[in-house]
Context: one part of a larger RNA
RNA sequence: GAGUAGCGAAAGGGGAGUGAGAAUCUCCCCCAUCGAAAGCCUAAGGAUUCCUGAGGAAGGUUCGUCCACUCAGGGUAAGUCGGGACCUAAGCCGAGGCCAAAAGGCGUAGGCGAUGGACAACCGGUUGAGAUUCCGGUACCACCUUUAAGCGUUUGAGAGACGGGGUGACACAGAAGGGUAAGCUAAGCGCACUGAUGGAAUAGUGCGUCCAAGUAAGUAGGGAGAUAACCGAGGCAAAUCCCGGAUAUCAAUCCUGAGAUACGAAGGGGAGCGAAAACAAGUAGUGAAGUAGCUGAGCCCAUGCUGUCAAGAAAAGCCUCUAUCGAGCGAGAAGGUGCCCGUACCGCAAACCGACACAGGUAGGCAAGGAGAGAAUCCAAAGAUGCGC
Numbered sequence: 001g002a003g004u005a006g007c008g009a010a011a012g013g014g015g016a017g018u019g020a021g022a023a024u025c026u027c028c029c030c031c032a033u034c035g036a037a038a039g040c041c042u043a044a045g046g047a048u049u050c051c052u053g054a055g056g057a058a059g060g061u062u063c064g065u066c067c068a069c070u071c072a073g074g075g076u077a078a079g080u081c082g083g084g085a086c087c088u089a090a091g092c093c094g095a096g097g098c099c100a101a102a103a104g105g106c107g108u109a110g111g112c113g114a115u116g117g118a119c120a121a122c123c124g125g126u127u128g129a130g131a132u133u134c135c136g137g138u139a140c141c142a143c144c145u146u147u148a149a150g151c152g153u154u155u156g157a158g159a160g161a162c163g164g165g166g167u168g169a170c171a172c173a174g175a176a177g178g179g180u181a182a183g184c185u186a187a188g189c190g191c192a193c194u195g196a197u198g199g200a201a202u203a204g205u206g207c208g209u210c211c212a213a214g215u216a217a218g219u220a221g222g223g224a225g226a227u228a229a230c231c232g233a234g235g236c237a238a239a240u241c242c243c244g245g246a247u248a249u250c251a252a253u254c255c256u257g258a259g260a261u262a263c264g265a266a267g268g269g270g271a272g273c274g275a276a277a278a279c280a281a282g283u284a285g286u287g288a289a290g291u292a293g294c295u296g297a298g299c300c301c302a303u304g305c306u307g308u309c310a311a312g313a314a315a316a317g318c319c320u321c322u323a324u325c326g327a328g329c330g331a332g333a334a335g336g337u338g339c340c341c342g343u344a345c346c347g348c349a350a351a352c353c354g355a356c357a358c359a360g361g362u363a364g365g366c367a368a369g370g371a372g373a374g375a376a377u378c379c380a381a382a383g384a385u386g387c388g389c
Base pairs, nucleotide, nucleotide: 012030013029014028015027016026017025031386032385033384034383039366040365041364045346046345049344050074051073052072053071054070055069059067060066079140080139081342082341083340084339086117087116091112092111093110097106098105099104121138122137123136124135125134141338142337143336144335145334146333147332150329151328158325159324163321164320165319166318167317171308172307173306174305177301178300179299182295183294184293185292186291188209189208190207191206192205193204194203210268211267214263215262216261221256222255223254224253225250226249227248228247230245231244232243234242235241272286273285309312352361353360369379370378371377
């Protein structure tokens, strides 16, 4: 220079409280903002920022009794969620091997590697802070043990490949259908309040009018003709499997499949009502109704169907077949076992990437209602916020 520029998009006002001190902290009321988000969940990333108590030097663009700050204590519970004990893709590593002055490069077998495949749990409750993890209820999966109807021991039960076959198994576009989620309406039902005063009836307003996995049967719909014996030189051995061929019989059979229904549920939840006690708490406790009609998804059936050409992963798993082993197997019932890692909190942001509590950037899911073609836009529910002078 200069007490100058600046104090980083936005609406705050009032009352009460706490305190040495309050525009800035807490509570209440009013007002305002977002609402395909400025709400909710979650991946990455961060790494305790979460909760409780205390604090007031520094950080906080002012203030500060407050904080993502400081100090102390506490908090993350899983057979089923996610990852590993399963599989493979690109890519990477790579026994031997090939190449190369050296270092090393490439690469077979093999291995690693999810952004993909496979795989069993739902609803409710609870804390100051965790929950598909704890608790309650009801399930499911794998393995083991006991028991056991029945089956079997050469007329071979059962097991069974690092092997064969099938499946897994896949593009894009489009259309229609069946559902559900969700929503709307109501003079039905329930509760509260008001008119309005002790009760009743009635009227108005407001709010609420539900519930999973699983089990049972198998629907709308989709797909394949099915079964029996026979033949064959293919599937690097074998095969009863697959494939190919021909024959007979039967029009049904099989596979798949949302939802609805019943049980689950004499349960849960539920508007509302609502204590006691020193602090307190809408806590403990208590608890009604649960129908009808309409709209209706981008979600499910559906990796379906139809169409098109550029013709759209692999392996495990699962099913089956034998090679092979072979004397036990076992419906059902009861009991037992179930490891390691993650799990707090932020997550369009003051906690991530931007030197900052920075008007920037950041993958995925949900996304009420009125108007509307719409996730545009305006208004607004739940919820969140008024951007630290």
RNAcentral holds the full RNA, with entries from SILVA.
This is a predicted structure of a 389-nucleotide part of an RNA (large-subunit ribosomal RNA, domain III) from an anaerobic digester metagenome.
The coordinates come from a structure-prediction model, not an experiment, and the mean pLDDT is 83.